[in-house]
Record summary: Predicted 3D model of a 349-nucleotide part of an RNA (small-subunit ribosomal RNA, central domain) from a metagenome. Rfam family: Bacterial small subunit ribosomal RNA.
Context: one part of a larger RNA
Order: sequence, then structure tokens, then C1' cells
RNA sequence: CUGGGCGUAAAGGGCACGCAGGCGGCGCACCAAGUCAGGCGUGAAAGCCCCGGGCUCAACCUGGGUAUUGCGCUUGAUACUGGGGUGCUGGAGUUCGGGAGAGGAGAGUGGAAUUCCCAGUGUAGAGGUGAAAUUCGUAGAUAUUGGGAAGAACACCGGUGGCGAAGGCGGCUCUCUGGACCGAGACUGACGCUGAGGCGCGAAAGCGUGGGGAGCAAACAGGAUUAGAUACCCUGGUAGUCCACGCCGUAAACGAUGUGUGCUAGACGUUGGGGGGCCUAGCCCUUCAGUGUCGCAGCUAACGCGAUAAGCACACCGCCUGGGGAGUACGGCCGCAAGGUUAAGACUC
Repeated sequence: CUGGGCGUAAAGGGCACGCAGGCGGCGCACCAAGUCAGGCGUGAAAGCCCCGGGCUCAACCUGGGUAUUGCGCUUGAUACUGGGGUGCUGGAGUUCGGGAGAGGAGAGUGGAAUUCCCAGUGUAGAGGUGAAAUUCGUAGAUAUUGGGAAGAACACCGGUGGCGAAGGCGGCUCUCUGGACCGAGACUGACGCUGAGGCGCGAAAGCGUGGGGAGCAAACAGGAUUAGAUACCCUGGUAGUCCACGCCGUAAACGAUGUGUGCUAGACGUUGGGGGGCCUAGCCCUUCAGUGUCGCAGCUAACGCGAUAAGCACACCGCCUGGGGAGUACGGCCGCAAGGUUAAGACUC
């Protein structure tokens, strides 16, 4: 010496499930593979190193020794790792009793608003802007009343609130269905953690086939603005947005913070549950699980983090290694395509 790192400097895989692999709780006895100790064998010579000797010295030559960190055999040791055996309940799971929730899928249904259509009243403007114009309107618009049709989204409640692994999820009702939480401790008895490959899920946009199309609106057209205006503003408007099925597989897929477990001051909110107390419409104390703000120690380059860690540790995975070239070329794999994924070099600073 036997690397340092990943919130913002380069770096956490978008998320989950999980084969192999890695790692793995407490007790007892056994085995002795790893491990440790002794012995024996081997580890050629030369060379290196140490002590001598020979050429007048040295290089060189030469004698002896150490070393050769290794391997094999054998005899032992049994703390730890491992192996098979037996037991345990704290990890994990099952059961029972509860309550919470925009968790998912399907079917049905409601009101407000918008647009369009029909009819009534009713007139000359309406609309739009910084100001206007394009536009609509005497073939009767805008406004207003009644009726009808359609599609999409669900005001208030609504919250630093809830649920979900993530993406994400919000009117109401029903059916099917996943997960988490609290309480009780009846049962199983380490059944666990992580997870290269693999497999599944995965916003928006986009693609295929067939529907649907109210509003909004890339592209596009026109009106303005301007030196110009392929924009911002305005009037229109097609894909698309919606549904079914099938693809795509990306994102500032963000907490820019992988998953799991344990440990390490507190204070104040809030959601769900349990226990207790009281001058019980309510308040207070306490305990789990979540979600926030502040903060001690500690950490950090600082900002900040601070029991929801970026603190102290362990297990496993992913990733980084100067900027540009470049997340590109080539090749492979995937895709209908768009493209995705894996992923360089020359050259240059």
C1' cells in the first nucleotide's frame, strides 16, 4: 500500500416479482470441508540475499547457508464459517376480531357547464384586444325563456389529507378484487434479505384496426404586432385529446436520495387504529403505523440532512472515473414505423 465515490459537482436501474448467486436469528450435541498447530515429503540446478574462498582488486568464478511465503500426506485442535441432526421463538408467515382509504377492473347512473338543433320574446349590434382587425349578425345574431341532442370532465367537500411498488388514482351506486394498518396472541418454526440474467407493470406524445368527436387544440389559414414576426395576442381550425383491442417503453419516470434490517436527544402539527384518565357535546396522557415542520448529537465542500438521515453499522444489487465528439457511428437485439436499448474510436481542448 491492499481505491474513492453516487441529494445539487460524473454517478441510484422508472417500478415491482423473482431463477441462479451472495448474505443470513437463538440453543444443544456430532462431523471436521474452510480455519489453526505439529511432523514428514516435495518445492532441480543456476540466479537473488548472507557468511567464506580463488584470479594483485573488481567484474567473474567457487564452497556453505538462508530463503523458496507453495503443494501433498499425516497427527491433532473445534472458537468462528460450513455440513447433516435435534430443539426454540424474538425474524418471517398463518389464523381470529376490527376499522380507514381518489388502490385496481367491469356495469350502471346524476347534476352543473359547453356546443349544436327546434320554438318563443326581442332588436342592431355581438365578439375580441393594449388598441384593433380578421370573424358572426336584418336570410334576425348577441341577450333571454322553453324543449331536444351529443361528447368530455366531475365545482363545493379538498386538506402541508388519503391510497398505490412505481407510473398514477377524485361525482354517485352496485358487483368482482389487491395491498396495508391496529388489536388478540391460537398455529407454523428461520420458511428470511437482496437479486446478474429473466418476466411483468409502466405518464404524455406517437403508431395499427374499428368506433366517437361537445370543448380544447400541434399542423394549417387569416387578422394584428413588428424593421422583419415562419412567434408571443386575436378569429377560425385538422390530427389528437375520448372508447375497445393491439403496439411503443420513453420522461426533470424527481425526494434529482436503490432495497432490507438494527441502533442513535427532543418539540410542535396532522391521518388511521389501540389503551388509559377526566370537572366525559369534548379535552388530556400514552402506544403502534403513516405523513409534515423545526431541531440536539453526528454528517456535509457548502447548501443543507437530521428516527421518513444525507447520522452510526451490516447484507445484496445498480451506477460513476475530465469536457467535447456522443447517448452519436458500426454491429447485435427489439419495433409496423417513429424509434428504443446495448455502446465505441479517430480527432480535439

RNAcentral holds the full RNA, with entries from SILVA.